[in-house]
The RNA shown here (transfer RNA) has 71 nucleotides and comes from a Nanobdellota archaeon.
Model confidence (mean pLDDT): 82 of 100.
RNAcentral holds the sequence, with entries from ENA.
Lineage of the source: Archaea > Nanobdellati > Nanobdellota.
Its Rfam family is "tRNA". Rfam classes the family as a transfer RNA. Rfam describes the family as follows. Transfer RNA (tRNA) molecules are approximately 80 nucleotides in length.
RNA sequence: GCGCCAGUAGUCUAGGGGUAGGACAUGACCUUGCCAAGGUUAAGACCUGGGUUCAAUUCCCAGCUGGCGCA
Numbered sequence: 001g002c003g004c005c006a007g008u009a010g011u012c013u014a015g016g017g018g019u020a021g022g023a024c025a026u027g028a029c030c031u032u033g034c035c036a037a038g039g040u041u042a043a044g045a046c047c048u049g050g051g052u053u054c055a056a057u058u059c060c061c062a063g064c065u066g067g068c069g070c071a
Stems, first nucleotide, its partner, number of pairs: 001070007010024004018054001026042005047063005
């Protein structure tokens, strides 16, 4: 330099046009004499910029970051 793949919450991940879901972690409450464990509940996310579309996390283009391969 070229090609391919991936980017979603603090972490891991599902979803692939209309509603962003789960687990762990975190906060509050219940339980306990206290802690742990358990239960209920709450908050928290679509890498950036354009394009297509009535509507984009999703499709297209460019960029950025990371990984893999070739030279």